Model confidence (mean pLDDT): 87 of 100. Predicted 3D model of a 355-nucleotide part of an RNA (large-subunit ribosomal RNA, domain IV) from a Myxococcales bacterium. It matches the Rfam family "Bacterial large subunit ribosomal RNA". Rfam links the family to the GO terms structural constituent of ribosome and ribosome. Taxonomically the source falls in Myxococcales (Bacteria, Pseudomonadati, Myxococcota, Myxococcia).
Context: one part of a larger RNA
RNA sequence: CCCAGUCUAAGGAACUCUGCAAAUUGGCACCGUAACUUCGGGAGAAGGUGUGCCUUCAUGAGGUGUACAGAUUUACUCUGGAAGCCUAAGAAGGUUGCAGUGACCAGGCGGUGGCGACUGUUUAACAAAAACACAGCACUCUGCAAAACCGAAAGGUGAGGUAUAGGGUGUGACGCCUGCCCGGUGCUGGAAGGUUAAGGAGAGAUGUUAGCCGCAAGGCGAAGCUUCGAACUGAAGCCCCAGUAAACGGCGGCCGUAACUAUAACGGUCCUAAGGUAGCGAAAUUCCUUGUCGGGUAAGUUCCGACCUGCACGAAUGGCGUAACGAUCUCCGCACUGUCUCGGACUGGGACUCA
Numbered sequence: 001c002c003c004a005g006u007c008u009a010a011g012g013a014a015c016u017c018u019g020c021a022a023a024u025u026g027g028c029a030c031c032g033u034a035a036c037u038u039c040g041g042g043a044g045a046a047g048g049u050g051u052g053c054c055u056u057c058a059u060g061a062g063g064u065g066u067a068c069a070g071a072u073u074u075a076c077u078c079u080g081g082a083a084g085c086c087u088a089a090g091a092a093g094g095u096u097g098c099a100g101u102g103a104c105c106a107g108g109c110g111g112u113g114g115c116g117a118c119u120g121u122u123u124a125a126c127a128a129a130a131a132c133a134c135a136g137c138a139c140u141c142u143g144c145a146a147a148a149c150c151g152a153a154a155g156g157u158g159a160g161g162u163a164u165a166g167g168g169u170g171u172g173a174c175g176c177c178u179g180c181c182c183g184g185u186g187c188u189g190g191a192a193g194g195u196u197a198a199g200g201a202g203a204g205a206u207g208u209u210a211g212c213c214g215c216a217a218g219g220c221g222a223a224g225c226u227u228c229g230a231a232c233u234g235a236a237g238c239c240c241c242a243g244u245a246a247a248c249g250g251c252g253g254c255c256g257u258a259a260c261u262a263u264a265a266c267g268g269u270c271c272u273a274a275g276g277u278a279g280c281g282a283a284a285u286u287c288c289u290u291g292u293c294g295g296g297u298a299a300g301u302u303c304c305g306a307c308c309u310g311c312a313c314g315a316a317u318g319g320c321g322u323a324a325c326g327a328u329c330u331c332c333g334c335a336c337u338g339u340c341u342c343g344g345a346c347u348g349g350g351a352c353u354c355a
Stems, first nucleotide, its partner, number of pairs: 001350008010341002014339001019336001027051005036041001038173001052095006062086003068080004072075001096100001108334004113329002115326002120132002136171007148157003174321004179251003184248002186244005193239003199233002204228002207225002211220003252270005279313001280310001291307005
């Protein structure tokens, strides 16, 4: 010096990203206990007092239960119960140590705020959380040989269930609520019109040649066969018409105006499918920003309360609250301490030296 411990004057968080670590508290009994609250909680809130041993009250409440007594349903019965044994709790007095839950074991507490309602789950081996789940809520599909899913199929799950059931999606207890937009995308419905495949249909055309014409070369050419092939017909879909946002999603700009100034209830204009309602707001969201004001501190980029100029909150990609809960995160206080001022002493084990 390192590791694990014990103690430490005065101070007591000045340490530090952070009271990390350590210390404090601690059992039991009694007294006492706030805001808030979903009336259950909060709560072991907080904060206090007591705690050993001996004597007496004391023939001590209670238990067990021998002898004995009683009862009847006569039993390995029940009830009472001297003796003996065990013993809760209490009162008064005494006694003793520095110290009585004498060692060990055994909550530190309070206040404010964010997030998530809660118990639970998770990155086996760097993340336990505000992430996931959750009960509740909503939408949607499904009439049973269900929808959905596994499987070339047979078959199976769903389910030996039947819409108070089953599947999918979103949100996430509870309270108060959940505004406007259907133009785009999706989904559902509609079927008049447009477009539209194979197929059907087949005007017309191609090739071939019995035959005919021609001296010849060659030409014409029915039927059949063959190869193309125009109209016409032809479903869903798409176009189209509606509905639908707890479907995917979206929710403006400029200019002017009031008898100080400032501001603009008001007016004008452009655009849009519609221009953000309630509530909240420098926020887990605010760039400028350590915004401004107030509180707390001697001093506060954090924190709490306001303001609103919301770069770029906002209503089930839920909004705003909320008791309880949390090995959660932020800030403050009390207690307590070697975290620190600032070190020191000691114990055990290493390192080191020698063998």